Predicted 3D model of a 106-nucleotide RNA (SAM riboswitch aptamer (S box leader)). The prediction has a mean pLDDT of 80. Of the family's consensus pairs, 97% are formed in the model. It matches the Rfam family "SAM riboswitch aptamer (S box leader)". Gene Ontology term of the family: regulation of gene expression.

RNA sequence: ACCUUAUCAAGAGCGGCGGAGGAAACAGGUCCUAUGAAGCCCGGCAACCUAAUUUGUUUUUUAUUAAGGUGCUAAAUCCUGCGGUAAUAUAUCCGAAAGAUGAGGA
Numbered sequence: 001a002c003c004u005u006a007u008c009a010a011g012a013g014c015g016g017c018g019g020a021g022g023a024a025a026c027a028g029g030u031c032c033u034a035u036g037a038a039g040c041c042c043g044g045c046a047a048c049c050u051a052a053u054u055u056g057u058u059u060u061u062u063a064u065u066a067a068g069g070u071g072c073u074a075a076a077u078c079c080u081g082c083g084g085u086a087a088u089a090u091a092u093c094c095g096a097a098a099g100a101u102g103a104g105g106a
Base pairs, nucleotide, nucleotide: 002105003104004103005102006101007100008099013042015041016040017039021032022031023030026081027080028079029078043073044072045071048069049068050067051065052064053063077098082095083094084093
């Protein structure tokens, strides 16, 4: 890098280092940022996998804990891009694509 599958509207610092960009990529928008971006550390959140306990039961469910492995910690995956719905436009809604993360596979 590829395939399968689940989830993606909740939650999480007024900390330290750092020193200019950041919100995945492209385009358009809209935002964040010297009242300090990215990144790193610490803290925190969550509960996907493991584990322990619990409940149900016979085929694997319920709940709790948060020790281990990841992940996450502005805004819906920040919004739009393709299709559907409407006479049209905007808004909204549904789906796809793309993406992110976990688990499994080759």